[in-house]
Molecule: small-subunit ribosomal RNA
Organism: uncultured prokaryote
């Protein structure tokens, strides 16, 4: 401490995910022990059952069983002692235990206050504890009937009141002391024990005496009550017409312990609130616990402090304490009995149960040990608590062996078949003994308790008793079959989850084949998947592992530390200005902030430090430190507040000036449209990319002169002014407001911002009345479109623009920049004013202040850029943002007349959306610039016939592959069989071939004959070689191993190849630059066929490409002289290099020469290079070819070839016979032949070059009309053959016709190839004798020996070109130019493509699915008024009924009780409103989906720029 994800890359921005930890969980899989913790978060949903508060007999009376013992009629009876169950009475039950339902303050928490209080049991001190009654439980037939229960008297220091009085002090009411003086009121319980000292005395107690209790007071401890300041959730879609009626206050009365409207009478009318009342919604509230460096977020389980509740909702009693968990009274609900009259109940105590849920335990043991309750004590009570159990729920330990052990065994798994890897890993050897088993032993929790002995001490008349206190001994253990410690045996019982594309440590094979499934995010998966299932293998954790929720972190992604608004989300349209906030220079005083010291708190546990106990840790004990906090009390006085009194430089006031489309109002002008009315003139005009609609022969346009009305102000005018924006422009006048420049006289900080709030606010709309000349939505008509044109353009025209009152209140209302102030190098330019200089002067120059522009340092920026008119450095306030869409919408509210404004979400969704910049590509951008691109020209093609491949379509098959250029006379340089892959039918299985082992036989082949279509069977005949004699070679079955596939994937490949393109381009190192992506170089000025070359230049240099070197061709020269040549010379022949010869030409083929802008003039920048000319055979790369740079087209080939992978194996191999690849309604392409006289026939005649031949070429001759045929000379060819060259030339004929053009076609007859010409071959011959009369839209080649036109050879091949591939003949036209098509290249723009324009991308419809809103309405919650009924009960009244204690002789009385009544008053009823929730026919929009429909609306100038109201 980070990582992954937006793009072709790279930078911010900015969301999403992920690694950490941690949890009262839960689920999956899988489990060995321990130790310490933890464990009903859901329905505060109902409970069966047992327990969970009793206790005292030393308060009180009765007293069963049972004992003793008396008496007895033998039934039993009194008496003692015993104490059980229940009473009465005391004191406990208000504690402890439980849960978080309510509660956003009657609550918590932190500091105080109480001078406004209470306080049982305890504790210290004082003081009393006197004297009477009279009911009553128990018991009980009646009668009886006790006390520390209840009553009444007495006393009253102290206390409580009332009245007098003094000191003293506080903090306002007041407090305390003199226990001041007087008077009036309140008390009370005795019990056990012991002893005769003292009293009375018959025992003994009514006396003492201990002891414990009662009553009164002060105090104290413990706790509690009450106020009081801070703090403590969310929401303003709960606020200005807010909330409040006991409300707020006061008097006065009541009530509490106690202050108080706490209550009630009566007066006033107050009281909270933008520092968030009032509502809503959510929540116990802390000490802490998680997380985080920290500030900070989250929780609020266990422990602990505090509140709250106890079935629901009221209510009081009792009592020190309670409106009471295990009380009471009522009212609901609900469960339960019941004889139907009527009762009974409250686990949110411990266990348990049902129920709802993903989910949470045992109906345990025990009072040993802390704690509590009662008791003099023994003790009894105690589900609090010790403690066991269950759950891996957590946190900590331990263990599952240790050491050796390589032929690295098997087995697996993977292999390039060589291995390799599991893996010292196992087997073996040898040790050890934790845990868990089994068997023996023993500590501590138990003492300050308790009996018992046996001493001190106090009390006391006491050596009785009691109290205190000390030794000795003895006695108590749930736990626990636990612990620790010894001994035994045996290595034995004891590992497993998760992950292995990337983040992220781990990699192969096999199925699967966008299925199946995985996935926290990117994203796997579509036939070779490290992402899917398995499996080996590997990485992590480990008695645990994984998932999934929840929190925090990483997130500086809410930013206090510590973020931003120009263009990413984000400055309000804009000024005035309340409240707040922040605020100049110097004094001086205060002490609120602030700082520094002291002091109190800040419980305890936690957290962190030393230390220590459990073997060690977890745990747990001791101390320290610390709790960042709040309070007090001293103290300082810089800073900031506050007071005081003063200062001028912010700020403002005064005088002087000048500037301006600021603002109103009001006259006034001229130019132009239009109308109108007259003149002049005639067909026309007008509009358009072209046209029409319109308008005009009733006289328009066009031109004159007149009138009229209305809205606007050309030139000047300008990154020129002015104003706060919005905005403002023809001139004058009145009325105005502001800035600004000079003076420096005056006021003294009076300033700055600015939440609400209050004016102002383009266009557009609205309302009401005017006006209306152009313009011009809506409409209408014409046009445009492949089709639509509700749009673009045209005629036309209303609102509407004008004006006057008034609304509306928004605009891309923008500098996409909030105001203010201060500070930071410069240049240039303009506007306004003012200073110096100068000058006659204007101008020009130097300067200051204000404004308004452009380019710049540093600085800042993510970059673009900003830059003293900051977007730099500061400070001060407002206002705003916090992913995208959903949506500026819904609902609410509020504003307007509408139209809509402001305020402004969620649900669902995606993983991106974005900002500036880089390189590409691409524009119906833009600049340069090539190419038969195009224009110019020549000649096709498209229209006939036919060939030939393609498509369709047939078909058993009609075998495949090729599809835009760049498929279609292409693979195919040659389908009648074979070729051949395709159908049909017919065998064949190690196979047609090829090789390795193994066994086995000795031939195979090859002739003949039969079956058969043949393949192939069947017979028959012929039949081996070499040898060291070991065997070897060849070869046939037989089995393995292995083959064969034109069978699939060209998107798994290799090589080959088309194409862009013979287009000039692609790159690289080093250097610079830029955060990078990338850039420069390669850009730019010339230039060129070229990134070709000069020159510049933060680049320098180099590669691949271009050019050159290679090959034909043109000239010349050499060298050589046959088969090729033939000027001399000789010879021969009807002729002919035929022969001698010759080596001169021409030609053959080797070899060299020439051509370089090298030479001159211009041009040019003095270069490169470009024009021109001289020579030259040839001139500016001379003409031709071979040579294809980076790459792109998942171009093309698995059917040349090779080759992963997959797929068949008596078949998708192999063999053989026929068919078919040749089919025909049609439809493309590419060719040949024509359409005719530049022609067609007949005759004669002339001139090539390249080629090929021996399974070949084939002459002379001879037959055929021909195709041919017989024949065979010569040629392995510069020698011999094909070979005739044809158009051309010369004569002749035909004369514009479907012809003597044209030749399909179909009849006859033949030729030749070949086993075989039906399906399906050329060719010949005779005869027939189609369609075409120059060919629409449309498209193609081509630039010179080229187009055209003309024959010729060749390869393939038995045969079978109009196709291909070469060769010559003869042999043009035209290029003005570069504007347009089309395709390329370089700069440049713009982009929302980057699969790159065949790209993206938008709505509306229509499907289905999801969440929302309206909605009659319908059904719930929850509050408010206002009525109404009114249960318990408090309190008040009344109380004729009733009644023990006191008074009284009585009557009666006090005094109490039943009852009655009133007032509040729960639940309930009735009506009327908020508020909120479900559902809801039907409806609106929104998301999201596979390839659906319709259009093209945005991004290029997106084809009408785009976009805002």
């Nucleotide at each position: 401490a980070g990582a992954g994800u937006u793009u072709a890359a790279g930078c911010c921005u900015g969301g999403c995910u992920c690694a950490g930890a941690a949890c009262g969980a839960a689920c999956g899989g899988u489990a060995g022990c321990g130790g310490c913790g933890u464990g009903g978060a859901u329905u505060a949903g109902g409970c069966a059952u047992g327990c969970a508060a009793g206790u005292c007999g030393c308060a009180c009376g009765a007293g069963a069983a049972c004992c003793c013992a008396u008496c007895u009629u033998c039934g039993g009876a009194a008496g003692g002692g015993g104490g059980a169950c229940a009473g009465u009475g005391g004191c406990g039950a208000a504690a402890g235990g439980g849960u978080g339902a309510g509660u956003a303050a009657u609550g918590c928490a932190u500091a105080g206050a109480u001078a406004a209080u209470c306080a049982a049991c305890c504790c210290c001190c004082g003081a009393c504890u006197u004297c009477g009654g009279g009911a009553u439980a128990a018991c009980u037939g009646g009668a009886g009937g006790a006390a520390u229960a209840c009553c009444g008297a007495a006393u009253a220091g102290c206390c409580u009141c009332a009245c007098c009085g003094g000191a003293c002090c506080g903090c306002a009411u007041g407090g305390u002391c003199c226990u001041g003086g007087u008077g009036a009121g309140u008390a009370a319980a005795g019990a056990u024990g012991g002893c005769c000292u003292c009293u009375c005395u018959a025992c003994g107690a009514u006396g003492c005496c201990c002891u414990u209790g009662g009553u009164u007071g002060g105090g104290g401890a413990c706790g509690a009550g009450u106020c009081u300041a801070u703090g403590u959730g969310c929401u303003a879609u709960c606020a200005a017409c807010g909330c409040u009626a006991g409300u707020u206050g006061g008097u006065g009365a009541g009530g509490u312990a106690a202050u108080g409207g706490c209550u009630c009478a009566c007066c006033a009318a107050g009281g909270c609130u933008a520092u968030g009342a009032c509502g809503g919604c959510u929540a116990g509230c802390c000490g802490a616990c998680c997380u985080g460096a920290g500030a900070g977020g989250g929780u609020g389980a266990c422990c602990g402090g505090c509140c709250a509740c106890a079935c629901u909702g009221g209510g009081a009693c009792u009592g020190a304490g309670a409106c009471a968990c295990u009380g009471c009274c009522c009212a609901g609900a609900c469960u339960c009995c019941u004889a139907c009259g009527g009762g009974a109940g409250g686990c949110u105590g411990c266990a348990g149960u049902c129920g709802a849920g993903a989910a949470u335990c045992u109906u345990c043991c025990g009072c040993a040990a802390u704690g509590g309750g009662c008791g003099a004590a023994a003790g009894c009570c105690u589900g609090a608590c010790g403690g066991a159990g269950c759950g891996a729920c957590g946190c900590c330990g331990c263990g599952u062996g240790c050491g050796g052990g390589a032929u690295g065994a098997a087995g697996g798994c993977c292999u390039u078949c060589g291995g390799g890897u599991u893996g010292u890993a196992a087997a073996c050897c040898g040790c050890u003994g934790u845990c868990a088993c089994a068997g023996g032993u023993u500590a501590g929790g138990a003492a300050u308790g308790g009996g018992c002995a046996u001493g001190g001490u106090g009390u006391u008349a006491a050596u009785a008793g009691c109290g205190c206190u000390g030794u000795g001994u003895u006695u108590u253990g749930a736990c626990a079959a636990a612990g620790g410690c010894c001994u035994g045996a045996g290595a034995g019982g004891a590992a497993g989850c998760c992950a292995c594309g990337g983040c992220u440590a781990a990699c192969u094979u096999c199925g699967u084949g966008c299925c199946a499934g995985c996935a926290g995010c990117c994203g796997c998966g579509g036939u070779a998947a490290g992402a899917c299932g398995a499996a080996g293998g590997u990485g992590g954790c480990a008695a645990c592992c994984g998932u999934u929720g929840u929190u925090c972190g990483g997130a500086a992604u809410u930013a206090c530390u510590g973020g931003g608004c120009a263009u990413a989300a984000a400055g309000a349209g804009u000024a005035c200005g309340u409240a707040g906030g922040c605020g100049g220079g110097a004094a001086u005083g205060u002490a609120a902030g602030u700082c520094g010291g002291g002091u109190g708190u800040g419980a305890a546990a936690u957290c962190c430090c030393u230390c220590g106990g459990c073997c060690c840790a977890a745990c747990c004990g001791a101390g320290g430190a610390a709790c960042u906090g709040c309070g007090u009390c001293c103290g300082a006085a810089a800073c900031u507040g506050c007071g005081u009194a003063g200062c001028u430089c912010g700020a403002g006031u005064c005088c002087c000036g000048g500037a301006g489309a600021g603002g109103g109002u009001a006259g006034c002008g001229g130019a132009a449209u239009u109308c109108c009315c007259a003149g002049u003139g005639u067909a026309g005009c007008g509009g358009u990319g072209a046209a029409a609609u319109g308008c005009g022969u009733a006289g328009a346009u066009a031109u004159u002169g007149g009138g009229a009305g209305g809205a606007a102000c050309a030139c000047c005018a300008g990154u020129g002014g002015c104003g706060a924006a919005g905005g403002c422009g023809g001139c004058u006048a009145c009325c105005u407001g502001g800035a600004c420049g000079g003076g420096u006289a005056c006021u003294g900080a009076c300033g700055c911002u600015g939440a609400g709030g209050c004016g102002c606010g383009a266009a557009a709309g609205c309302u009401a009345g005017g006006g209306g000349a152009g313009c011009a939505a809506a409409c209408a008509g014409g046009a445009u479109u492949a089709a639509g044109a509700u749009a673009c353009c045209c005629u036309g025209g209303u609102a509407g623009u004008c004006c006057u009152a008034g609304c509306u209140g928004u605009a891309a209302a923008c500098g996409a920049u909030g105001a203010g102030c201060a500070c930071u190098u410069g240049g240039u330019g303009u506007u306004g004013c003012g200073g110096g200089u100068a000058u006659c002067g204007a101008c020009c120059c130097c300067u200051g202040c204000a404004g308004u522009g452009c380019c710049g340092a540093a600085g800042c920026u993510a970059a673009c850029g900003c830059a003293u008119u900051a977007a730099g450095u500061g400070c001060u306030c407002c206002g705003c943002c916090u992913g995208g869409g959903g949506a500026g919408u819904a609902c609410g509210g509020u504003c307007g007349c509408a139209a809509g404004g402001c305020u402004g979400a969620a649900a669902c969704u995606c993983a991106a959306a974005g900002g500036a910049a880089u390189u590409g590509a691409c524009g119906g951008g833009g600049g340069c610039c090539c190419g038969c691109a195009c224009a110019a020209g020549c000649g096709g093609u498209g229209g006939a016939g036919c060939a030939u491949g393609u498509g369709g379509u047939u078909u058993a098959a009609u075998u495949c592959g090729a599809c835009g250029c760049a498929a279609c006379g292409c693979g195919a340089a040659g389908a009648a069989c074979c070729u051949u892959a395709c159908c049909u039918g017919g065998g064949u299985u190690u196979a047609a071939a090829u090789u390795g082992c193994g066994g086995u036989g000795g031939a195979c082949a090859g002739c003949u004959c039969c079956a058969g279509a043949g393949a192939u069977g069947g017979a028959g005949u012929c039949u081996c070689c070499c040898u060291u004699c070991g065997g070897g070679g060849c070869u046939g079955c037989c089995g393995u191993g292995a083959a064969g596939g034109u069978g699939c994937u060209g998107c798994a490949u290799g090589g080959c190849u088309g194409u862009c393109c013979u287009c000039a381009g692609c790159u690289c190192g080093u250097g610079u630059c830029g955060u990078g992506a990338g850039a420069u170089g390669u850009u730019g000025g010339g230039u060129u066929a070229a990134g070709u070359c000069c020159c510049g230049c933060a680049a320098c240099g180099a590669g691949c490409g271009c050019a050159a070197c290679c090959c034909c061709u043109g000239c010349c020269c050499u060298u050589a002289g046959u088969u090729g040549c033939c000027a001399u010379c000789a010879g021969g022949u009807u002729a002919u290099g035929c022969u001698g010869g010759g080596a001169a030409c021409c030609c053959u083929a080797g070899g060299g020469g020439g051509a370089c802008u090298g030479c001159c003039g211009g041009u040019g920048a003095u270069a490169a290079a470009c024009c021109g000319g001289a020579g030259g055979a040839a001139g500016g790369u001379g003409g031709g070819g071979a040579u294809g740079a980076c790459g792109u087209c998942a171009a093309g080939u698995c059917c040349u070839c090779a080759u992963g992978g997959c797929c068949c194996u008596u078949a998708u191999g192999u063999c053989c016979a026929g068919g078919g690849c040749u089919a025909c309604a049609c439809a493309c392409g590419u060719g040949c032949u024509a359409c005719a006289a530049u022609g067609g026939c007949c005759a004669u005649u002339a001139c090539a070059a390249a080629g090929g031949g021996u399974u070949g070429c084939a002459a002379u001759a001879c037959c055929g009309c021909g195709a041919g045929g017989u024949g065979g000379a010569g040629c392995u060819a510069a020698u011999c053959c094909c070979a005739a060259a044809a158009a051309g030339a010369u004569g002749g004929u035909c004369u514009c016709a479907g012809u003597c053009c044209g030749g399909a076609u179909u009849g006859g007859a033949g030729u030749c190839u070949g086993c075989a010409a039906c399906u399906c071959g050329a060719c010949u011959c005779c005869a027939u004798g189609a369609a075409g009369c120059u060919g629409g839209a449309a498209u193609c080649g081509c630039u010179a020996g080229u187009a055209a036109u003309c024959g010729c050879g060749g390869a393939u091949c038995a045969g079978a070109a109009u196709g291909c591939c070469g060769c010559g003949g003869u042999g043009a036209a035209u290029a003005c130019g570069u504007u347009c098509c089309c395709g390329g290249g370089c700069c440049u723009u713009g982009u929302a493509c980057a699969c790159a324009c065949c790209g993206c991308c938008c709505g509306u419809c229509a499907c289905a699915u999801c969440a929302c809103g309206a909605a009659a309405g319908u059904u719930g919650g929850u509050u408010g008024c206002u009525c109404u009924u009114g249960a318990a009960g408090u309190c008040g009244c009344c109380g004729a009924g009733c009644u023990a204690a006191c008074c009284g002789c009585a009557a009666g009385g006090a005094a109490g009780c039943a009852g009655g009544u009133g007032c509040c008053g729960a639940c309930g009823g009735a009506g009327u409103g908020g508020c909120u929730g479900g559902c809801g026919a039907u409806u609106g929009g929104g998301g999201u989906g596979a390839a659906g429909u319709c259009g093209u609306a945005a991004c290029a100038a997106g084809g009408u720029a785009a976009c805002c109201a």